[in-house]
RNA sequence: GGCCGGGCCCGACGCACGGGCGGCCCGUGAACCUGGUCAGGGCUUGACCGCAGCAGCCAUAAGCGGCGUCGUCCGGGUCGUCGGCAACCUGGCCGUC
Numbered sequence: 001g002g003c004c005g006g007g008c009c010c011g012a013c014g015c016a017c018g019g020g021c022g023g024c025c026c027g028u029g030a031a032c033c034u035g036g037u038c039a040g041g042g043c044u045u046g047a048c049c050g051c052a053g054c055a056g057c058c059a060u061a062a063g064c065g066g067c068g069u070c071g072u073c074c075g076g077g078u079c080g081u082c083g084g085c086a087a088c089c090u091g092g093c094c095g096u097c
């Protein structure tokens, strides 16, 4: 000096981690202005039937919460793979002095 390899550095993809958002799922959730069933009581009837319907119960809306799960966005890992200049560091081989 040349060639090859590795490191440093950069990029891409994947993976894991943290956070935001959304869907699913679960829970909770309406004195009355949701629904169902409507005790009591009220109305109606000669009576039966019936009518409306508060509380309660059940189911839910908006909302709130959540171990989880799926998707998406952001962040940084130096975890894996691939690709990439110059320069620097490093190992090997060859040549020259």
Base pairs, nucleotide, nucleotide: 001094002093003092004091005090006089007088009084010083011082012081013080014079015077017075018074019073020072021071022070023069024068025066026065027064028063034059035058036057037056042051043050

Record summary:
The RNA shown here (Bacterial small signal recognition particle RNA) has 97 nucleotides and comes from a Phycisphaeraceae bacterium. It was read from a public genome assembly, where an Rfam model found it. Its Rfam family is "Bacterial small signal recognition particle RNA". Rfam classes the family as a non-coding RNA gene.